[in-house]
A computed fold for a 72-nucleotide RNA from Lactobacillus sp., annotated as transfer RNA. Its mean pLDDT, the model's own confidence on a scale to 100, is 81. It matches the Rfam family "tRNA". By type it is a transfer RNA. From the family's description: Transfer RNA (tRNA) molecules are approximately 80 nucleotides in length. It was read from a public genome assembly.
RNA sequence: UCCGACUUAGCUCAGCGGUAGAGCAAUCGGCUGUUAACCGAUUGGUCGCUGGUUCGAUCCCAGCAGUCGGAG
Numbered sequence: 001u002c003c004g005a006c007u008u009a010g011c012u013c014a015g016c017g018g019u020a021g022a023g024c025a026a027u028c029g030g031c032u033g034u035u036a037a038c039c040g041a042u043u044g045g046u047c048g049c050u051g052g053u054u055c056g057a058u059c060c061c062a063g064c065a066g067u068c069g070g071a072g
């Protein structure tokens, strides 16, 4: 310098056009002599940033940033 993948909740990841979910974690409650485990509920996101396409974008397109890998 060129090519590719990835970026979504505190963490690990789903979701690939129709107003975003799971597990773990956290908080509260139940159970128990207590803790753990188990059960229930709640909280939590400008979907990396900026534009574009579209009636509508996490999803498609472009640029930028970051992480990882490859080629030279």
Stems, first nucleotide, its partner, number of pairs: 001071007010024004018055001026042005048064005